[in-house]
């Protein structure tokens, strides 16, 4: 340069052959204890990396862009 994976809650990851997104750790409150922690309830937390297209409808399909990570190739 070429080409391919990843990009989803704070973090570490599911997920749907297109029908509106979950788990676990962490945090927050509540119970509980003489107190803590442990285990238990609850609750909040997300423009599904941008931007665009296709679609009645995009996290999902197509396109660029931008991160990351790997192959490759960089002549005499």
């Nucleotide at each position: 340069g070429u080409c391919g994976g990843c990009g989803u809650a704070g973090c570490u990851c599911a997920g749907u052959c297109g029908g509106u997104a979950g788990a676990g750790c962490a945090u927050a409150u509540c119970a509980c204890u003489c107190a803590u922690a442990a285990a238990g309830a609850u609750a909040a937390g997300g423009u599904c990396a941008c931007a665009g297209g296709u679609u009645c409808g995009a996290u999902c399909c197509c396109u660029g862009u931008c991160g990351u990570c790997g192959a490759c190739a960089c002549a005499a």
The RNA shown here (transfer RNA) has 76 nucleotides and comes from Candidatus Kaiserbacteria bacterium RIFOXYD1_FULL_42_15. Its Rfam family is "tRNA". About the family: Transfer RNA (tRNA) molecules are approximately 80 nucleotides in length. The coordinates come from a structure-prediction model, not an experiment, and the mean pLDDT is 81. Taxonomically the source falls in Candidatus Kaiseribacteriota (Bacteria, Bacteria candidate phyla). The sequence is in RNAcentral, with records from ENA.